About this RNA
This is a predicted structure of a 1394-nucleotide RNA (small-subunit ribosomal RNA) from an uncultured bacterium.

[in-house]
RNA sequence: AUAAGACAUGCAAGUCGAGUGCUGGCUGUCGGGUAGCAAUAUUCGGCAGUUGGAGCGGCGCAAGGGUGCGUAACACGUGGGUAAUCUGCCAUGAAGUUUGGGAUAACUUGCUGAAAGGCGAGCUAAUACCGGAUGUGACAGCUGGGAGGCCUCUCCUGGUUGUUAAAGUUGGGGACCGCAAGGCCUGACGCUUCAUGAUGAGCCCGCGGCCUAUCAGCUAGUUGGUGAGGUAACGGCUCACCAAGGCUAAGACGGGUAGCUGGUCUGAGAGGACGACCAGCCACACUGGAACUGAGACACGGUCCAUACACCUACGGGUGGCAGCAGUCGAGAAUUUUUCACAAUGGGCGCAAGCCUGAUGGAGCGACGCCGCGUGGGGGAUGAAUGGCUUCGGCCCGUAAACCCCUGUCAUUUGCGAUCAAACCUCGUUAUUUAAAAGAUGACGAGCUGAUGGUAGCGGAAGAGGAAGGGACGGCUAACUCUGUGCCAGCAGCCGCGGUAAUACAGAGGUCCCAAGCGUUGUUCGGAUUCACUGGGCGUAAAGGGUGCGUAGGUGGUGGGGUAAGUCGGAUGUGAAAGCUCGGAGCUUAACUCCGAAAUGGCAUUGGAAACUACCCUGCUAGAGGUUCGGAGGGGGGACUGGAAUUCUCGGUGUAGCAGUGAAAUGCGUAGAUAUCGAGAGGAACACCAGUGGCGAAGGCGAGUCCCUGGACGACACCUGACACUGAGGCACGAAAGCUAGGGGAGCAAACAGGAUUAGAUACCCUGGUAGUCCUAGCCGUAAACGGUGCACGUUUGCUGUAAAAGGAAUCGACCCCUUUUGUGGCGUAGCUAACGCGUUAAACGUGCCGCCUGGGAAGUACGGUCGCAAGAUUAAAACUCAAAGAAAUUGACGGGGGCCUGCACAAGCGGUGGAGUAUGUGGCUCAAUUCGAUGCAACGCGAAGAACCUUACCUGGCCUUGACAUGCAUAUAGUAGAAGGGUGAAAGCCUGACGAGGUAGCAAUACCAGUAUGCACAGGUGCUGCAUGGCUGUCGUCAGCUCGUGUCGUGAGAUGUUGGGUUAAGUCCCGCAACGAGCGCAACCCCUGUGUCCUGUUGCCACCCGGCCGAAAGGCUGGAGCACUCUGGACAGACUGCCUCGCUUCAACGAGGAGGAAGGUGGGGAUGACGUCAAGUCAGUAUGGCCCUUACGGCCAGGGCUGCACACGUACUACAAUGGAUGGUACAAAACGUCGCAAUCUCGCAAGAGGGAGCUAAUCGCAAAAACCAUUCUCAGUUCGGAUUGGAGUCUGCAACUCGACUCCAUGAAGUUGGAAUCGCUAGUAAUCGCAAAUCAGCAUGUUGCGGUGAAUACGUUCCCGGGUCUUGUACACACCGCCCGUCACAUCACGA
Repeated sequence: AUAAGACAUGCAAGUCGAGUGCUGGCUGUCGGGUAGCAAUAUUCGGCAGUUGGAGCGGCGCAAGGGUGCGUAACACGUGGGUAAUCUGCCAUGAAGUUUGGGAUAACUUGCUGAAAGGCGAGCUAAUACCGGAUGUGACAGCUGGGAGGCCUCUCCUGGUUGUUAAAGUUGGGGACCGCAAGGCCUGACGCUUCAUGAUGAGCCCGCGGCCUAUCAGCUAGUUGGUGAGGUAACGGCUCACCAAGGCUAAGACGGGUAGCUGGUCUGAGAGGACGACCAGCCACACUGGAACUGAGACACGGUCCAUACACCUACGGGUGGCAGCAGUCGAGAAUUUUUCACAAUGGGCGCAAGCCUGAUGGAGCGACGCCGCGUGGGGGAUGAAUGGCUUCGGCCCGUAAACCCCUGUCAUUUGCGAUCAAACCUCGUUAUUUAAAAGAUGACGAGCUGAUGGUAGCGGAAGAGGAAGGGACGGCUAACUCUGUGCCAGCAGCCGCGGUAAUACAGAGGUCCCAAGCGUUGUUCGGAUUCACUGGGCGUAAAGGGUGCGUAGGUGGUGGGGUAAGUCGGAUGUGAAAGCUCGGAGCUUAACUCCGAAAUGGCAUUGGAAACUACCCUGCUAGAGGUUCGGAGGGGGGACUGGAAUUCUCGGUGUAGCAGUGAAAUGCGUAGAUAUCGAGAGGAACACCAGUGGCGAAGGCGAGUCCCUGGACGACACCUGACACUGAGGCACGAAAGCUAGGGGAGCAAACAGGAUUAGAUACCCUGGUAGUCCUAGCCGUAAACGGUGCACGUUUGCUGUAAAAGGAAUCGACCCCUUUUGUGGCGUAGCUAACGCGUUAAACGUGCCGCCUGGGAAGUACGGUCGCAAGAUUAAAACUCAAAGAAAUUGACGGGGGCCUGCACAAGCGGUGGAGUAUGUGGCUCAAUUCGAUGCAACGCGAAGAACCUUACCUGGCCUUGACAUGCAUAUAGUAGAAGGGUGAAAGCCUGACGAGGUAGCAAUACCAGUAUGCACAGGUGCUGCAUGGCUGUCGUCAGCUCGUGUCGUGAGAUGUUGGGUUAAGUCCCGCAACGAGCGCAACCCCUGUGUCCUGUUGCCACCCGGCCGAAAGGCUGGAGCACUCUGGACAGACUGCCUCGCUUCAACGAGGAGGAAGGUGGGGAUGACGUCAAGUCAGUAUGGCCCUUACGGCCAGGGCUGCACACGUACUACAAUGGAUGGUACAAAACGUCGCAAUCUCGCAAGAGGGAGCUAAUCGCAAAAACCAUUCUCAGUUCGGAUUGGAGUCUGCAACUCGACUCCAUGAAGUUGGAAUCGCUAGUAAUCGCAAAUCAGCAUGUUGCGGUGAAUACGUUCCCGGGUCUUGUACACACCGCCCGUCACAUCACGA
């Protein structure tokens, strides 16, 4: 900085009596009157002094002081001009200062008015006013001479004619004159004329400095001339007449904003922003206009007129102008005292003293800024206390404090006490002037003068005594912890922080930074090379005009001569002072002030240089153009002609369909379609040739012939002689669609209609179909009008196609081939690029010119202008909003993208689930409780390898409170600990209680321990958080992957390796390769099993040998001997693509086949789970941070519940039967387990089981097989299937089977006759099927984990579904497609419209 808003009150401009008249007061003196005898009192007048008042007159009031309204202008800055001018006071010089006159204010008086004031009469003075004289001079006219200059002219010096001045005041005075005043002399101040100077001012000109073109045309006194008027002065400044000019893209005119400058702030600079204080200029003075006076004004504190506002009023009329100093109201986020003094500096007046001065000098208020100083210094560890943190040990605050010894700045008190002061003036002395000791001027000496201020400063006294705050502490940015809070409250400049462990909120402790300040807000510059002059860009990030022709402009080849505008350097003037910089000086220092220097990139003048640019003259031919000859071409325009095809019409043949689609339908067709043959009509388009081939400026151009016509290219000469390049405006061309008028209309086809598709389908698909597409004439003027790359010229390694031309070599002649040029492509060097890429056709290196860009959205929109018939085109914003939008590349992930590969993934098969009944788990419901967890795959016969009590965590009820359990401390304790028994009770518990102790040390007293009781610390918690954690586990997945070191490549993220060609179960191996190696995974090593050898030999074995018993025999039982065989358990061997053949691009890897072998290509099975993912699961296994409960969320007990049942789902079992059921008979396992056990033979019971008990602490004994097999029966039914459910009777376990166990027998005999959509497992000793065992366990299995018996079918193959691996591609995804994201609708708020 806002209100150039309005202003109460006081002050801010007066002064001169030595210009002048009048009128008061006081003092002195003189004179008169009155009273009084007088002194005296009083009154009037004169003179002198002094001090007031209003006038006349002079000078000043145009300065100083304030403000920035207006002004885009000669207003300002800078440099010039004035030969087109003025200038009071001031300085210097010259000359003069004479003689008269009439008024007027004041004053007196009359009238009038409320007032302000006005009108009339009368008196009067001047340095006021007016005549006459003189004329050094000045001015004007006429006329000579000289000098100079810039068109008109100026200056100097003459002659002549005309016009034209003045004022007095005062100090002193010897002689002389005068009654006096005075004359006279002299000094000072004045006055008049002229010249010069100084100062100040006026006018004119060159150049310089804001925004806007969505302001493109402006102008009639306008531009110029002639004449006149006017001004100090030039001029349309004004006027009359004449002419029709003047300005403008180098921005006129209009609009907006703004006082300009020296300078200030910032910046490395160039620049950018600003114009407070100080200084220069301008403008203004309530608003608008006007003149007067004056040297100077069109006048801040003057006049007149008009408006607005305010005040006074007797309503008739008057008065006023703070943007002067203070101050008030108002406005505003915001800006001071109604102060002191003229002492200093300066100004006005005056002879001077002096007066005036809100200029100025000071003081007051305000941390508003800059500068300086203080709030103490030294010692001081029990490292005190409080406070904070803590790993509880300690650490921090911290030598900090206390305490001891000092000092005394500032403040306090007391005393002294300034500088700024020298003049003017007065007095004295002296020099000059003078007749002069007057006066004036100068010098010397003395005296007088201070607002600030009793201030600055100095001295004394006392006492560490009176004196520290603000911000920050996540990163940027120096500085960290605790507590509270819990996406709440809040913070935040940007990023962002806060959802229960916040260094980001709030508080605290600590730390950091500044310090009488510190932070915040606003503003400017910087950083920002982010408007790029210094110093940027335009292929894809914003950005090349759609294309050409061409005007202005910009730029421009080569030789010579000239000029000197630009350019270069010299000199001179200017560039005010202050400021900045440097060097000094003065206040104790500094801020500050003073002195000096330097600087002031500029402008002007002058004299030089001539390389470059420019200009003039004259040449040249390399740029450019022209002439001649030649070939190529869908270049353009017009006219004519042609064939194929579609459609339609007519006619023939011919019959039932045609057409169309993913599939259909609408449509056409028996009134004869489609098909086919012939004839005809009409319109449009031109197959093949045809090609990253041609032509054109671009748009674009494709059947053939003729006519008219443009351009490029090549060759050889000749001609012109820079004629060139680019190109704002301008002009022309300009696809498709669209518009106007008139034609034409075969096919195609917006709109439209119908049929489909779909949840819908105003679409994609189908059947039709109108504008249009075509022609003529006109308009439109845009496109991804793209090479997303403006035009022209020059320079810079190459390779290879293709079109055209010329030349060469060769050939009989050609083609092919070679060279050059022009065009058009591909790949690539250097270089460039953010990268991608470009690369002689540049996006390389340079030059010239044009266009365009400056975060995204709003928006290529609104408004305005221009164009258009319209549609619309072109030019082109802002408010508001976001913190991004974008480019290129990388790694992943994803794709209803692609390639390759793989898995019981599909397919081929076998058997199931889904339907029934039951079991079991889950959801839901219910309940006092139905404890909790697990929830797609990867929860749901899961934690639970086994809930009647217990378990148990849940509910109800009854109880306990240091506790069921651990450790410590304190106190008490001998009838103590313990305890038979008794009472009560559901139990736990509570009450009682005969009896009744112990250990260690010590002689003992006693102490300690143990125990008990009480109290305190604490225990305890299956309470919460698996999203605070450890550990463990699931899953992708036993999938083949995941990484590292070094090197290399890349600006980088990253890549390479790990990709490629083969191959594998495998990133398994081989080959190749800017990679070479390595690690975790794969494989192997380990276990079981399959073969053999050796060893071992009881509880295993019994072949051979010898006995015994039974038997007719075969043979069986048994003893000895034995270890051959089986077997048990150990050790070894064996398999490695080792051998052969073939295949493959290979002397490879590997694959196929074969031999041998018990086993063949990882033999079969197991254990083994990379980097990681899912905030996956688990705080209820244990552990654990934090939070929570503490006579309860802890502990004990009884009963109940976890088993509850309209329902839904998962996993199983049993079935539906004859490959079966039933009855009888009869074989063959493995692996386990067994003394609180397994239990044989035997007896009883229909059976479960009971009785009893041999054997076995187990290769010894026991548990202990079923299907199969052999017979008989049933005969296709809800059954001799099926077994649920229910009734009854039992057995067993257990304290106890009611809720709620298993089993047995008798009776009962439900659903179910092979299971919808859908879905699961399995590739061989597998599926299927059959039984056995074990853990848990008193008892309880259809579950789980194991074991063996019997024992199949199928796989063409990889199109599809699902999962996975790898390479590649696209991406606007990265929480990664369960992603991202668009629009409507709904709701709320705001704005505008109706």
RNAcentral holds the sequence, with entries from ENA and SILVA.